RNAcentral holds the sequence, with entries from ENA.
Transfer RNA from a Candidatus Methanospirareceae archaeon, 74 nucleotides, folded computationally.
Its mean pLDDT, the model's own confidence on a scale to 100, is 82.
It matches the Rfam family "tRNA". From the family's description: Transfer RNA (tRNA) molecules are approximately 80 nucleotides in length.

RNA sequence: GCCUUGGUAGCAUAGGUGGUGAAUGCGCCGCUCUGGUAAGGCGGAGAGCGCGGGUUCGAAUCCCGCCCAAGGCU
Numbered sequence: 001g002c003c004u005u006g007g008u009a010g011c012a013u014a015g016g017u018g019g020u021g022a023a024u025g026c027g028c029c030g031c032u033c034u035g036g037u038a039a040g041g042c043g044g045a046g047a048g049c050g051c052g053g054g055u056u057c058g059a060a061u062c063c064c065g066c067c068c069a070a071g072g073c074u
Stems, first nucleotide, its partner, number of pairs: 001073007010026004019057001028044005050066005
């Protein structure tokens, strides 16, 4: 330098044939339960999707450029 895969709540992932509320687990907060803690039960908050631009009525999803990570080729 080129190719492939990936970047989505604090962490790990799903969603990737464009379309009504971006979901799950752990974690966090509150309540409940307990003599108390943990576990359990109920409820809640937290991300607009790596960055910039484009296409479109509409983009996490498609296109272009760039950045980062992993793997491969030379």